[in-house]
RNA sequence: GCCGAGAUAGCUCAUUUGGCAGAGCGGCGCACUCGUAAUGCGCAGGUACCGGGUUCGAUUCCCGGUCUCGGCUCCA
Numbered sequence: 001g002c003c004g005a006g007a008u009a010g011c012u013c014a015u016u017u018g019g020c021a022g023a024g025c026g027g028c029g030c031a032c033u034c035g036u037a038a039u040g041c042g043c044a045g046g047u048a049c050c051g052g053g054u055u056c057g058a059u060u061c062c063c064g065g066u067c068u069c070g071g072c073u074c075c076a
Base pairs, nucleotide, nucleotide: 001072002071003070004069005068006067007066010025011024012023013022019056027043028042029041030040031039049065050064051063052062053061
């Protein structure tokens, strides 16, 4: 340099005709317990990487950029 995959909650990841963005773990509160752990219930937590385009409407489609991972090629 080329090709492919990916970027969504603190972490790991889901999310199909484009129409209110979710789970597990973690955090906080309550219950239970002599107390803790475990368990149960509840709550909070989001620029869906960035910019632009299409559309009544974009995490989703199109273009460009940045970064991550994998593969290939060239030089030495």